[in-house]
RNA sequence: AUUGAACGCUGGCGGCAGGCUUAACACAUGCAAGUCGAGCGGUAACAGGGGUGCUUGCACCCGCUGACGAGCGGCGAACGGGUGAGUAACGCGUAGGAAUCUACCUGAUAGAGGGGGAUAGCCCGGGGAAACCCGGAUUAAUACCGCAUACGCCCUACGGGGGAAAGCAGGGGAUCUUCGGACCUUGCACUAUCAGAUGAGCCUGCGUCGGAUUAGCUAGUUGGUAGGGUAAAGGCCUACCAAGGCGACGAUCCGUAGCUGGUCUGAGAGGAUGAUCAGCCACACUGGAACUGAGACACGGUCCAGACUCCUACGGGAGGCAGCAGUGGGGAAUAUUGGACAAUGGGGGCAACCCUGAUCCAGCCAUGCCGCGUGUGUGAAGAAGGCCUUCGGGUUGUAAAGCACUUUAAGCAGGGAGGAAAGGGUGAUGGCUAAUAUCCAUCAUCAUUGACGUUACCUGCAGAAUAAGCACCGGCUAACUUCGUGCCAGCAGCCGCGGUAAUACGAAGGGUGCAAGCGUUAAUCGGAAUUACUGGGCGUAAAGGGCGCGUAGGCGGUACUUCAAGUCAGGCGUGAAAGCCCCGGGCUCAACCUGGGAACCGCGCUUGAGACUGGAGAACUAGAGUUCGGGAGAGGAUGGUGGAAUUCCCAGUGUAGAGGUGAAAUUCGUAGAUAUUGGGAAGAACACCGAUGGCGAAGGCAGCCAUCUGGACCGACACUGACGCUGAGGCGCGAAAGCGUGGGGAGCAAACAGGAUUAGAUACCCUGGUAGUCCACGCCGUAAACGAUGAGUGCUAGACGUUGGGGUCCUUAGGGCUUCGGUGUCGCAGCUAACGCAUUAAGCACUCCGCCUGGGGAGUACGGCCGCAAGGUUAAAACUCAAAGGAAUUGACGGGGGCCCGCACAAGCGGUGGAGCAUGUGGUUUAAUUCGAAGCAACGCGCAGAACCUUACCAGCCCUUGACAUGGGCGUCGCGGGUCCAGAGAUGGACCUUUCGGUUCGGCCGGACGCCGCACAGGUGCUGCAUGGCUGUCGUCAGCUCGUGUCGUGAGAUGUUGGGUUAAGUCCCGCAACGAGCGCAACCCCUAUGAUUAGUUAUACGCCGCAAGGCUCUCUAGUCAGACUGCCCUGUUCAACGGGGAGGAAGGUGGGGACGACGUCAAGUCAGUAUGGCCCUUAUGACCAGGGCUGCACACGUACUACAAUGCCCACUACAGAGGGACGCCAAACCGCAAGGUGGAGCUAAUCCCAUAAAAGUGGGCCCAGUUCGGAUUGGAGGCUGCAACUCGCCUCCAUGAAGUUGGAAUCGCUAGUAAUGGCGCAUCAGCUACGGCGCCGUGAAUACGUUCCCGGGCCUUGUACACACUGCCCGUCACAUCAUGAAAGCCGGUUAUACCCGAAGUCGCU
Repeated sequence: AUUGAACGCUGGCGGCAGGCUUAACACAUGCAAGUCGAGCGGUAACAGGGGUGCUUGCACCCGCUGACGAGCGGCGAACGGGUGAGUAACGCGUAGGAAUCUACCUGAUAGAGGGGGAUAGCCCGGGGAAACCCGGAUUAAUACCGCAUACGCCCUACGGGGGAAAGCAGGGGAUCUUCGGACCUUGCACUAUCAGAUGAGCCUGCGUCGGAUUAGCUAGUUGGUAGGGUAAAGGCCUACCAAGGCGACGAUCCGUAGCUGGUCUGAGAGGAUGAUCAGCCACACUGGAACUGAGACACGGUCCAGACUCCUACGGGAGGCAGCAGUGGGGAAUAUUGGACAAUGGGGGCAACCCUGAUCCAGCCAUGCCGCGUGUGUGAAGAAGGCCUUCGGGUUGUAAAGCACUUUAAGCAGGGAGGAAAGGGUGAUGGCUAAUAUCCAUCAUCAUUGACGUUACCUGCAGAAUAAGCACCGGCUAACUUCGUGCCAGCAGCCGCGGUAAUACGAAGGGUGCAAGCGUUAAUCGGAAUUACUGGGCGUAAAGGGCGCGUAGGCGGUACUUCAAGUCAGGCGUGAAAGCCCCGGGCUCAACCUGGGAACCGCGCUUGAGACUGGAGAACUAGAGUUCGGGAGAGGAUGGUGGAAUUCCCAGUGUAGAGGUGAAAUUCGUAGAUAUUGGGAAGAACACCGAUGGCGAAGGCAGCCAUCUGGACCGACACUGACGCUGAGGCGCGAAAGCGUGGGGAGCAAACAGGAUUAGAUACCCUGGUAGUCCACGCCGUAAACGAUGAGUGCUAGACGUUGGGGUCCUUAGGGCUUCGGUGUCGCAGCUAACGCAUUAAGCACUCCGCCUGGGGAGUACGGCCGCAAGGUUAAAACUCAAAGGAAUUGACGGGGGCCCGCACAAGCGGUGGAGCAUGUGGUUUAAUUCGAAGCAACGCGCAGAACCUUACCAGCCCUUGACAUGGGCGUCGCGGGUCCAGAGAUGGACCUUUCGGUUCGGCCGGACGCCGCACAGGUGCUGCAUGGCUGUCGUCAGCUCGUGUCGUGAGAUGUUGGGUUAAGUCCCGCAACGAGCGCAACCCCUAUGAUUAGUUAUACGCCGCAAGGCUCUCUAGUCAGACUGCCCUGUUCAACGGGGAGGAAGGUGGGGACGACGUCAAGUCAGUAUGGCCCUUAUGACCAGGGCUGCACACGUACUACAAUGCCCACUACAGAGGGACGCCAAACCGCAAGGUGGAGCUAAUCCCAUAAAAGUGGGCCCAGUUCGGAUUGGAGGCUGCAACUCGCCUCCAUGAAGUUGGAAUCGCUAGUAAUGGCGCAUCAGCUACGGCGCCGUGAAUACGUUCCCGGGCCUUGUACACACUGCCCGUCACAUCAUGAAAGCCGGUUAUACCCGAAGUCGCU
């Protein structure tokens, strides 16, 4: 785009079309083929007329007239109408042909004379339920049959022979008459023949679906002769003879199918299709058969058989809607049991006329196409309502309302064409004729003929009145928001939406597109160059046959002559009409109808052309081949022959092991192995040469020699004269393994056995070992048979090797130049999706063959062929998926590679894991044990401090504009302080005290409190996966990017890679890159040295001074200096930089801190704060008191204290830094064993206080013990803080004195002022669970060979089937469920073939 459509929702009118695609299923009922009295005998019914009886209305009679049942006869019924079952065919289409028939019609010629015998009907009789049948008598014809005649006709032996007919009607002058008529004439009919027209039969070329998993078919088969038969040629049929005929250009068989003009689609070529209309064919319940006839083997005829249905008196009969309606059934689905012969056409008839479900009309159906309408203009307060909202508004929307108009269509009323011409009556003229009859033709005139039809059309009336839906709105694809839902419900053509903010589901508002329709489904073509003729491919995506020889076929060198098959051009015929296209015309337009043209790309005939292809002829030598001469080679076959090695056997020497492996064991060996020496046997394979090498068609080929033999190459002359290329089938060759028969068997070695390894180990490793490997003969016929690249020919830059031959030059163990053949590497143009190929093409062309058409199923099943078997070859479908695949890119990953870092390992020191206790977590418990954090990167974390508070949790009491904020109204003047009562308190009540500020003096301003009601407050309620901000982590790792340029079809690459170097993408060099940014480093702070300045509260020692004080120093804190590979030597590309040294307080970033790139982990946090959405609102908010967060069979993390002698205890004696202090630090002195108390000096702090630093040192004790170690636990007595220490604080003293004797597997920290160890301070804080955290100083080590390994990381490279990225991806069994398809003892059917038996009707023959 389309449809004979169907379904869903909806539906105003008209025109024109269309309407069982399924059950060629079965059919009730009605109709669909009759007509002619001018062929005939006649008179059953009706009407008219006449007559009789006669009761005036009946009965009867008369074929007399109009007519006419049944019958005889004629014509028609073979057309028209239906259907598409069958048919793959001369069925159809197209173009031709010869051996034919043709009723009615047209033209022509000749004729139509004279006889005969029957038979329906009717009548009589009989049988039967019926259908129907039988017998007798009588009768007509345009029925039937002879006779006569025969121009033409037929047959013929050329002499001859044969064969027709029918009348009827109208009119009529003369003549005749038995009064019927004869006769004449007109019309119709008839006979014979010829011709035409029309229709039909037959034959042929070409075209006409799929299957080769159908390859052979055929016996009247193919042809001939003779005969028969037919309208007609012919094996159409019969007899005889011959053995043919068809087939790879697809016979035969199987499946499917009516064919065509056309229709749909497409740019076309094509593809699909064959409704309506038209042509042809076939069929008529199924099968068979003939009859009649001009025509049938006959839809509404006959006979027989069969199935089915119906009637029946059971004896018999009847029927055929695939005609029009209609019914049942089937189905997703397809209409009225209508009107009329008015028109067109058909049959009969002289005609009138009759018949006609052909046809013309109407009815039903939005089934399609076309047209029209459902109003038009104006109208902003941008109404109301709806929807959205950032709350301002926006949108629906000029839309509505309102105002002003119009009236198509529908409705009502009235008018009103055309389709009608014939035919009939009358008259006139002409023709036939003897005729003014009849008849025919023409003209005039008269009265008529319409189913549709209430027609089309026109006019009037009234009134916006009666008339809009459907689908869609994530992308493709025009059109977006809100709500609901929450991987549910659902959507979906493809991709895909939906798991709480869905433009994708459902609804609404809005929008978009079509519109009396709109969507969906089905189907066809297109897009699809996705079967490629036009117009594709095959190295790696699917696809080159394993290789050759060669048949058919296809294709084929140069020049000439000829033919004209192909080809080209002209003409003629045909190519039906309709349709398509163009130009006109008619319906108001259109659809539709109609006139003309064009076209129908085809076929046939004919005339020409002669280039090209082809045929024929005769030539040529450039293709191909032959001859001669050479050299190269693992080319092939056969027969010999050689040495090394392995194994075995014999003998000698010799002794305890050998062998084997990662390590072992099985195994061999004291019966003498292994090792070694000598001798022998056997089989197989040929080291070095050896190669990127050579040969061969491929498979493949390797010691040496001989024989036989194939091919290629080079050089040269002559010859043949296109002899060529390819190659479906076919034939041959064809690795390894395997098979058969017979040999052979040293080594190796499937299977097998044992030993190991392992969770297992039917493996890898080891020890053995059989087929086999070898030979001969015969099979098999496959391989990643690969260059994953078919063969042949020509053309298209080069460079460097190598191999075989030739030429030439030179300076000749050699080299240069050149040529032909082979074999390699690199590379230009070109090609390619890229990779890559590139004179050995995957380039540019030609010829031929093979092969491909999404993945899986499957190279499988079935069938065929081959094979001894194994199996090979040919080769599907159901079903299933939305991909499978190629090349390249960026990452990530690897029990890949290279380089390099890090307390990563190693080397060390000290810990953790065992104990007790502290603390956090899990678990469990509970009314609650609030919540969060979860590998590293949660777990002494949020918490720098839970007795109340905190507090978010639990039970209970209690409040509701609220504990807190803003706004309104009213009232009061606050606030604050205190007492009492009830209560657990919140709270409630009573009372006392105190009474605001400003002021323009206005209940005016500000402020506070109380009450009221509404907006609202409030939420540690949910979502960190809606977010901001902040943080952790990789990681202080050295990386992450950009602009421009360049390269690539592109993703991307380059830069950023490379060579060095660094802590570093730090720097240098090189480079299609050149620059730049974020990171690194530096700039900042602390610290180490010095200078200078300044200094009180600091200032040891020293100096001056009586003192106050001053100077230096220490210290404090401001400003500077200093370090930069600056200098020297050395290594290096004399670059970066490295090594060493000097100087220096410090040396190569001096040490430490702050500082954290692009990003990753949907990492953490809605409970710090902020914040979208959702949720609660007399509660999920607020207040109160109590409890809980501290509960305890247990498990884990992090610390502390220890287990002791490098220790513990006692006594004495030293040396810090950094901090804190007014709600504070608190001295001296006194009391207490102590915690602490009393006390009150000093201090707003370089001044006073906290505040004695401890380890260390000196002296003494302890003597290896569960202790003078260790301190848990518990009892008692106290202290302190605080409203309050019960749950649940800390401290002191006395007493008690548990586990624990250095810690399994495993695991952590640390590289120097570090680890280890010792004490001190601070924040939080009333107090404290601090043994935690953050800081400070004291004492103060050991070790690093090194980068193999573990972990993490960086760069380069490689592989990848990964991309949520190796915690990836993914394979198979099993279990369960589901789907699809098979097998299965058998059983039943369909179709076809062959053989035989029975055999209806019928035709022919015979009798």

This is a predicted structure of a 1407-nucleotide RNA (small-subunit ribosomal RNA) from an uncultured bacterium. RNAcentral holds the sequence, with entries from ENA. The prediction has a mean pLDDT of 85.